The RNA shown here (THF (Tetrahydrofolate) riboswitch aptamer) has 93 nucleotides and comes from a rhizosphere metagenome.
[in-house]
């Protein structure tokens, strides 16, 4: 001197979930994890409260609800790809 490696995030497939509104996004308190280690802040989660906010349609049975199908959701999971921790200290070259 170079480089590696995170919790995340965006896409794009497949499998779901909900469309009888949950998820998800916001504000406010609380608590947690967070490159390999130490503290720390940004962001993430998890719980509570509270505003806001949706795209549904068909064809069958018919017990007003179940099945399939197309969709659609400021949706969930993995996989793949691309970004990716400012400080000290380790790590590989």
């Nucleotide at each position: 001197c170079a480089g590696a490696g995170u919790a995340g995030g965006u896409a794009u497939u497949a499998c779901g979930c909900g469309u009888u509104a949950a998820g998800u996004g916001u504000u406010a308190g609380g608590a947690g994890a967070u490159g390999g280690g130490a503290a720390g802040u940004u962001g993430c989660u998890c719980c509570u409260a509270a505003a806001c906010g949706a795209a549904g349609a068909a064809u069958a049975g018919u017990u007003u609800u179940u099945a399939u199908u197309c969709g659609c959701g400021a949706u969930g999971u993995a996989a793949u790809a691309c970004c990716g921790c400012g400080u000290c200290c380790g790590c590989u070259g």